Model confidence (mean pLDDT): 80 of 100. Predicted 3D model of a 97-nucleotide RNA (THF (Tetrahydrofolate) riboswitch aptamer). The model forms 94% of the base pairs in the Rfam consensus.
RNA sequence: GUCAGAGUAAGGACAGUGCGUUAAGUGCCAGCGGAUGGGAUGUUGCCGCUGGACGAAGGAGUUUGGACUCCGCGGUGCUGUACCUGCGUCCGCUGCU
Numbered sequence: 001g002u003c004a005g006a007g008u009a010a011g012g013a014c015a016g017u018g019c020g021u022u023a024a025g026u027g028c029c030a031g032c033g034g035a036u037g038g039g040a041u042g043u044u045g046c047c048g049c050u051g052g053a054c055g056a057a058g059g060a061g062u063u064u065g066g067a068c069u070c071c072g073c074g075g076u077g078c079u080g081u082a083c084c085u086g087c088g089u090c091c092g093c094u095g096c097u
Base pairs, nucleotide, nucleotide: 001097003095004094005093010085011084012083013081014080015079016078017077018076019074020073021072028052029051030050031049032048033047034046038091039090040089041088042087058071059070060069061068062067
């Protein structure tokens, strides 16, 4: 120098464990801020806060009661994994020549 490859944030699948079902959460919109392959930069994407609009699936049993248990439901939270997906540009890293 050439070619190839690995790795982020995060998502999916599965498992575990919670929360809600007295409606929080999720999803949508706006504003502000933040973290994002090893380094720089940056976007899709991601996270936080504030505000706004919208919006739901309960049932059975036990109990004097408070409450508890079970089966569901929620584009539900968290954790885990010899699994799957996963950086635009420049440099770096690994392999080949």